Overview:
The RNA shown here (small-subunit ribosomal RNA) has 1459 nucleotides and comes from an uncultured prokaryote.
[in-house]
């Protein structure tokens, strides 16, 4: 700095997610050493127990112990010291320490301001005179369980009080008034008082800064401001009386929610974001709430007084407490430490001091919770050691790693020494640090990761199960993703995961987004505030620059520098703190002010277009409906019908007449409006606009939050009207159903007044406005000018379109009517659903409109393009694809196959086409896999070892065989003589076997699309890219064949051709095959003899190429036609199958990976099945008849044969038997080929048709025909009279249709693979069915229409609105209420100082009442949070149930508003 995810693949949008860094962090694994730092984020929850605020005898009185005096009746008393425990007094507990509940504030910050106090300190000046009168301590008596008291008595003082003084002080009506002290010790201090300055800290005022929500728009009565008082240190509605009606507020008051604030700390290039632990600097608080006292300071953390809650303690009458101080308990909670040491240092209280207290503080303990250094050895060391893992078995790898061999000893440990911190004394740390000596490599390595992002791969297990995961996604039997092992790779005494913050996000874009179509331009306009604003000219200086000056704490960041052996961390110095303030200068620019100017804006004249608005009257044509008249059966309506209308006279026509709505042609990407919108004429009123003129105005302009006004259809009201259309609603079809789409009816609306709604795909999805940037062409409405004037032409305004350059865009397009290049304003966007939905306001009569959330959920949602596939889109072609024909299947019997049943087993496989006469070119045993029973276990088969033996074979017996026993003959081949091959037997173990699984692990092989005309590359051009071009276009063809065009220019695989039959000749060859001609011969034959001419045969060659000719085309490629040819334009047929679909078939042909079995899932053996039968499809066969059957005569192929074809002669009716000539094949055989030809019966009938089925005898082949062959003959004579919806084949030697051969095979074909004979009919044609090329369109498809996808019920689960309520919490209003305090008033009690006339006064004090006011009560609002029986929608969740609304014309085009 960036990857990763939407897709079949692009490119943009867009969000998610990751890599980095930080941390008062928790959590899991695992842990040697130090050094510095932190260390209750939650319950401002309760809190045991000890400490944390005390000191002063140089303030004062008394004085206990203990000492040192005198006296002692030796109990004691005194005096002196001494200072315990108490008091009175002073000063201090208002700082230190904690914690951040509260507060959105003059609380912090920053930066000025003048009405102010300031104890102790510091400096000045001046004073400390002269008196009295109490109270504690104490003793007494006495109450109470305690805390706590009460009463009498005595006493001191720097306690208190009154005098006196007053330079300065305060007060003044300027004449005057009023106001202080305190001494204590000794011999010098420390104290006091007043005043006056100063430091220090303190209160107050004020600009600026500072969180969020307008779903909080109005607050506000002491409020806002004045006089006048009180009141305070001090200004001031601070308080009070009076007067006035003002104050904040859209630059967001009020109100709610949340929150201590800075200095900083973390990320971040940086702007800016989040955040405010530790140090610091200010505020608040101290168990809640309220009060006030003392004081210099307080409404007071370890102070009172009151109320509440808790807690504890009680003799029930009453007391007593506040860890958010240091330790510590409990609870909470993922989670946070010792009831430690010393006051040696710093720092604070008091004190002249010595000291005394100080959980501040300094230290130590404990925790990897963090940053920062060490270390866990270092070198040599290949036999590449054993082990592990892995393997193609060879070997790799762990890996110099180890061991072994030689060093070093950091840290640890043991001993010893031993500091600075202290300047005289005093050291918790301190077993300190350092230092020295010793000890043995000895005591010291783990965690995560290893699919991609991401550095790092392999074996086993498992087997969509386990389980993983940050995002994508891994797991269904070969997992580099899951466990484990091996290796690897990352960091390091720590790795990992968790959370949370800022990066990366340019993904709130100030720097630094955007808004046709992705999320986003208000539906329009006018306008208020506000923002922006034309040219000259002067003057101001607010904004802007630019110097100087105060402040911007300290720490920290940064830099330099220095201490600790380094480093972190510490010190010291700069620089920074981009900021407020004062102040001085300049004057372009922005603002103000003035004076002027005309190019924006506007107004005047004169034209001039227009469906522009409103009202009034007017007109035809149309449809309906009423009359009336001719007319007769139908009309109307559909894809086809029905409803429906019509003999009561319809539909048609003719003539009148009523009445409403809407105005054809003209009409036009023509015109007018701001938008919606607006269309017969005519006439009033009446907005705008345009273009030419011009001697006015002189910036008046622009845009526009709030408002306001128009505003399409649907809808609401209230009254009219009501032809036609037409929701609703009928009915009627249509369907599976049809609440629909078609049809027939038909209300509300539609239309007028008046009132409302306020929404629309209200769209150029394009806010207004002003400027500038090539053009081409039209068309509207005007002007000038020119000319050859029904008119053209140039020009130039203002409007409305097309095409197209710069440029801009993700593309697509947008291009002077911007979506360009620029300013100006205003609106809106921030992932998809949830949802434009709740709730809560506002408008509305309602419908509902506007405003607008959250929870929860998904990794995508989306644009624009490309490619392909699909369309019940198009358009061009072609195929026995349809059409025209011909004969079939589907009906009936067999035959075989297949499904299902069944069965001990009916072995597997094949399943639309492309499974089904398919493997299977041949199931009685075998075959063969199945099934039942008998058997075997190194095996039926291989390779390897030991040992025996020739191998092999005869016969008998037991058995159902296999197999067992006994028994005959036999002693082998080569040899270099050592041995060797080969074959049985016996034995052990390695192995063999397996027609068990997995065709979705494969190879090979094959079907299909399809013999369709396709698939592609390479360069080069276009495109940001996927990809495009070539390969489209225009013609041709059977063809991406060929040709012409042409940002393409070659090229490969496919098409064709070469290759094989075949049809014509010609040459060469002449046997077994031919005979024309010669010749011989037979009953008769190419039988001989000879012939090579024909025929055939089977090498080798010609022929056909649109080559010739007319015509068409484009001079073309090519078509037509035509000649000549055996054959014509691919002569006719095979062989040949691009790139690829189909996880297409096969593991059972065969090979083969894995997995399974192993006395069986293998072998072997008999008998059985595979052949079963209610039944259903598929392929056949033979008919049903006369173009036939049945008998007879008679003629012509082609292909096959040695485990073979087999002739002939005899026998059998026949199948066949028997003989055995011939043929290893153009000689023999199968062999008579049969449709046909020829003459004759049969005569339309279940037959002289048809042959099934059965009986019944037989041949043949095979060990064996019983389950179960085939074939004869004699008997029998089912069903069937041409076949319903459907549905197949076939374009010529082709269908039809006859027969004949061959694999396979012992035997067993109607199947199959060939063979030839007889031999048609019809194609007008491409509308339609199917199927396939090729362009070209749509698409929300890509597994690709067997696609994709919506809505409702059904279940299950989250969350949330509604909800009759219910409980809480906060608060307004109006009211009870009234502790303790204060502060007025009050003479009821009592009363020392000071006055007194001695009576009492002044002053105090309790009491009493009055205001003020907490807690508390009630009454009513408001707001908010929980919870609620029912209920409303939404997510979500495998395979659910109805439909099939959307994406293709999605099958009724869609989609927006309204009912």
């Nucleotide at each position: 700095a960036g990857a990763g995810u939407u897709u079949g693949a692009u490119c943009c949008u867009g969000g998610c997610u990751c890599a980095g860094a930080a941390c008062g962090a928790a959590c899991g694994c695992u842990g040697g050493c130090g050094g510095c730092a932190u260390g209750c984020c939650u319950a401002a929850c309760a809190c045991a127990u000890g400490c944390a605020a005390g000191u002063c005898g140089c303030a004062c009185g008394a004085u206990a112990a203990g000492c040192c005096g005198u006296u002692u009746u030796c109990g004691g008393a005194u005096g002196g010291u001494g200072g315990a425990c108490a008091g009175u007094g002073g000063c201090g507990c208002a700082c230190g320490g904690g914690u951040g509940a509260g507060u959105a504030a003059c609380a912090u910050g920053u930066g000025g301001g003048g009405a102010c106090c300031u104890g102790c300190c510091u400096g000045a000046u001046a004073g400390u005179a002269a008196g009295g009168g109490a109270c504690a301590a104490c003793a007494g008596u006495u109450g109470g369980a305690a805390a706590c008291g009460a009463c009498u008595g005595c006493u001191a003082a720097u306690a208190c009080c009154u005098u006196a003084u007053a330079c300065g002080c305060c007060c003044u009506u300027c004449g005057g008034g009023g106001g202080a002290a305190a001494g204590a010790u000794u011999u010098a201090u420390c104290g006091c008082u007043a005043u006056c300055a100063g430091a220090u800290g303190g209160a107050c005022c004020c600009g600026c800064a500072c969180u969020a929500g307008a779903u909080u728009a109005g607050a506000u009565a002491g409020u806002u401001g004045g006089u006048g008082a009180g009141g305070u240190a001090a200004u001031g509605g601070c308080u009070c009386a009076c007067c006035a009606a003002g104050u904040c507020u859209a630059c967001g008051a009020u109100c709610u929610a949340u929150a201590g604030c800075u200095g900083g700390u973390u990320u971040g290039a940086g702007a800016a974001g989040a955040u405010g632990a530790u140090c610091a600097g200010c505020c608040a608080c101290a168990u809640u709430g309220g009060g006030a006292c003392u004081g210099a300071g307080a409404c007071a953390c370890g102070g009172c007084c009151c109320a509440g809650a808790c807690u504890c303690c009680u003799a029930c009458g009453g007391g007593a407490g506040g860890c958010a101080g240091c330790a510590g308990u409990g609870g909470g909670g993922a989670a946070u430490a010792u009831u430690g040491u010393a006051c040696a240092a710093u720092g604070g209280a008091c004190g002249c001091a010595a000291g005394u207290c100080u959980g501040a503080u300094a230290c130590a303990g404990c925790a990897a919770u963090g940053c920062c250094g060490c270390g866990u050895g270092a070198g040599u060391g290949a036999a590449g050691a054993a082990g592990g893992c892995c393997u193609u078995a060879g070997g790799g790898u762990u890996g110099u790693a180890a061991a072994a061999c030689u060093c070093u000893u950091u840290c640890g440990c043991u001993a010893g020494g031993g500091a600075a911190g202290a300047u005289a004394a005093u050291g918790a740390c301190g077993g300190u640090a350092c230092c020295u000596a010793g000890u043995a490599a000895a005591g010291a390595a783990g965690u995560c990761c290893c699919g991609g992002c991401u550095a790092a791969c392999u074996c086993c297990g498992u087997g969509c199960c386990a389980g993983c995961a940050g995002c994508c996604g891994c797991g269904g039997u070969a997992a580099u993703a899951c466990g484990g092992a091996g290796g690897g790779g990352a960091c390091u005494a720590g790795c990992g995961u968790u959370g949370u913050u800022c990066g990366g996000a340019a993904u709130u874009a100030c720097u630094g987004g955007g808004c046709g179509u992705a999320a986003a331009g208000a539906g329009u306009u006018c306008g208020u505030a506000g923002g922006c604003g034309g040219a000259u000219a002067a003057g101001c200086a607010a904004g802007u620059a630019a110097g100087a000056g105060g402040u911007g704490a300290a720490a920290g960041c940064c830099c330099a520098g220095g201490g600790c052996u380094c480093a972190a961390c510490c010190c010291u110095g700069g620089a920074a703190c981009u900021g407020c303030c004062u102040u001085u200068u300049a004057a372009a620019c922005u603002g103000c002010u003035u004076a002027u100017c005309u190019a924006g804006a506007g107004a005047c004249u004169g034209a001039u277009a227009g469906a522009g608005g409103u009202u009034a009257g007017g007109g035809g044509a149309a449809u309906a409906c009423c009359u009336a008249g001719u007319g007769u059966a139908g009309a109307g309506g559909u894809g086809a019908a029905a409803u429906u209308c019509g003999u009561a006279g319809a539909u048609a026509u003719u003539a009148g007449g009523u009445g409403g709505a809407a105005c054809a042609c003209c009409a036009g990407u023509g015109g007018c409006g701001a938008a919606g919108g607006c269309g017969c004429c005519u006439a009033a009123c009446u907005g705008g606009a345009u273009c030419a003129g011009u001697a006015c105005u002189g910036a008046c302009g622009c845009u526009g939050a709030g408002g306001a006004a128009c505003g399409a259809a649907a809808g609401c009201g209230u009254g009219g009207g009501g032809a036609g259309c037409a929701a609703a609603c009928a009915g009627g079809a249509u369907u599976a159903g049809a609440u629909a789409c078609c049809c027939u009816g038909g209300u509300a609306g539609u239309c007028c007044a008046c009132g409302c709604c306020g929404u629309a795909a209200a769209c150029g999805a394009u806010g207004a406005g002003u400027g500038c940037u090539a053009g081409a062409u039209g068309u509207u409405a005007g002007a000038a000018g020119g000319c050859u004037u029904a008119g053209c032409c140039u020009u130039u305004u203002a409007g409305u379109g097309u095409c197209g350059c710069a440029g801009c865009u993700a593309a697509c397009g947008c291009a002077u009517u911007a979506a360009g290049c620029a300013c100006u304003c205003c609106g809106c966007c921030u992932g998809g659903g949830g949802a434009g939905u709740a709730c809560g306001g506002u408008c509305g009569c309602a419908a509902g409109a506007u405003u607008a959330a959250a929870a929860c959920u998904c990794a995508a949602a989306g644009g624009a393009a490309u490619u392909g596939a699909c369309g019940g889109g198009g358009g061009c072609c072609c195929g026995c694809a349809c059409a025209a024909g011909c004969g079939g299947u589907g009906g009936a019997g067999c035959a075989u196959g297949u499904g299902g049943u069944u069965u001990a087993a009916u072995u597997c496989g094949a399943a639309g086409c492309a499974a089904c006469g398919c493997g299977a070119a041949g199931a009685a045993c075998c075959u063969u896999a199945c099934c039942a029973g008998c058997c075997c276990u190194u095996g039926a088969c291989a390779u390897a070892c030991a040992g025996a033996g020739a191998a092999c074979u005869u016969a008998c017996u037991a058995g159902a065989g296999a197999u067992a026993g006994u028994u005959u003959g036999g002693u082998g081949c080569c040899u270099u003589c050592g041995g060797g091959a080969g074959c049985u037997c016996u034995g052990a173990u390695a192995c063999a076997g397996g027609u068990g699984c997995u065709g979705c692990a494969u190879g090979g092989c094959u079907g299909u699309c399809g013999u369709c005309a396709g698939c592609u590359c390479g360069u080069g051009u276009c495109g940001u890219g996927a990809g495009a071009u070539g390969u489209u276009g225009g013609g041709u063809u059977a063809a991406g064949u060929c040709c012409c065009g042409u940002a393409a220019c070659g090229a490969g695989c496919g098409c064709a051709a070469c290759c094989c039959u075949u049809a014509u000749c010609c040459u060469u060859a002449u046997u077994u095959g031919c005979c024309a001609g010669c010749a011989c011969g037979u009953a008769a034959u190419g039988g001989u003899g000879g012939g090579a001419a024909c025929u055939c045969u089977a090498a080798g060659g010609a022929g056909a190429c649109u080559g010739c000719c007319g015509g068409u085309g484009a001079c073309a490629a090519a078509c037509c036609g035509g000649a000549g040819g055996a054959a014509g334009g691919a002569g006719a047929g095979g062989a040949u199958g691009a790139c690829g679909u189909c996880a297409a078939g096969u593991c059972a042909u065969c090979a083969u990976g894995g997995c399974c079995c192993u006395u069986a899932c293998g072998g072997c053996c008999u008998g059985g099945g595979c052949u079963a039968c209610a039944c259903a499809c598929g392929u056949g066969c033979u008919a049903c008849a006369a173009u036939g059957g049945g008998a007879a005569g008679u003629a012509c192929a082609g292909a096959g044969g040695c485990u073979g074809c087999a002739a002939u002669a005899c026998c059998g009716c026949g199948a066949g038997a028997g003989u055995a000539c011939g043929c290893u094949a153009a000689u023999c055989c199968c062999u008579u080929a049969a449709a046909g030809c020829c003459a004759g019966u049969c005569c339309u009938a279940g037959u002289c048709c048809g042959g099934a089925u059965u009986g019944g005898a037989g041949u043949c082949u095979g060990c064996a025909a019983c389950u179960c062959g085939a074939c004869u003959c004699c008997a029998u004579g089912a069903a069937g009279c041409u076949g319903g919806a459907a549905u197949c084949g076939c374009u010529a030697g082709u269908a039809a249709u006859c027969g004949c051969g061959g694999a396979u095979c012992a035997g067993a074909a109607u199947g199959c693979c060939g063979c030839g004979g007889u031999g048609a009919a019809u194609u007008c044609g491409u509308u339609c069915c199917c199927g396939g090329g090729c362009c070209u369109u749509g698409u929300a498809c890509a597994c690709a229409c067997c696609g994709c996808c919506c809505g409702u019920c059904a279940c299950a689960u989250c969350a949330u609105g509604g909800g009759a309520g219910u409980g809480g919490g906060c608060u307004g209003c109006a009211a009870a209420a009234g502790a303790a305090g204060u502060g007025g008033c009050u003479a009821g009690u009592c009363u020392a100082a000071c006055c007194u006339u001695c009576g009492g006064g002044a002053g105090g004090a309790c009491g009493g009442g009055c205001a003020c006011c907490a807690c508390u009560u009630u009454g009513u609002g408001g707001u908010u949070c929980a919870u609620g029986a029912c209920u409303g929608g939404g997510a979500u969740g495998a395979a659910g149930u109805c439909g099939u609304a959307a994406c293709a014309a999605g099958g009724u085009a869609g989609c927006c508003g309204u009912a």
Model confidence (mean pLDDT): 84 of 100. The RNAcentral record of the sequence draws on ENA.